RNA sequence: GGGCCUUUAGCUCAGCUGGUUAGAGCACCUGACUCAUAAUCAGGGGGUCGGGGGAUCGUGCCCCUCAAGGCCCA
Numbered sequence: 001g002g003g004c005c006u007u008u009a010g011c012u013c014a015g016c017u018g019g020u021u022a023g024a025g026c027a028c029c030u031g032a033c034u035c036a037u038a039a040u041c042a043g044g045g046g047g048u049c050g051g052g053g054g055a056u057c058g059u060g061c062c063c064c065u066c067a068a069g070g071c072c073c074a
Base pairs, nucleotide, nucleotide: 001073002072003071004070005069006068007067010026011025012024013023019057028044029043030042031041032040050066051065052064053063054062
């Protein structure tokens, strides 16, 4: 220098073919239970989907660009 992949909650990841409200597990907070802790049970908070731009009536999903990480080739 060229090509490809990933980026969604604190962490690990789903998200179907563009349309409804953006989800799960773990973690965290509150309560119950217990002498107490853990476990268990009930409830709760937390995101503008890496940044910017574009196409569309409409985007987490499509296009362009930038950034970060990874792999391959040279």
Molecule: transfer RNA
Organism: Chryseosolibacter indicum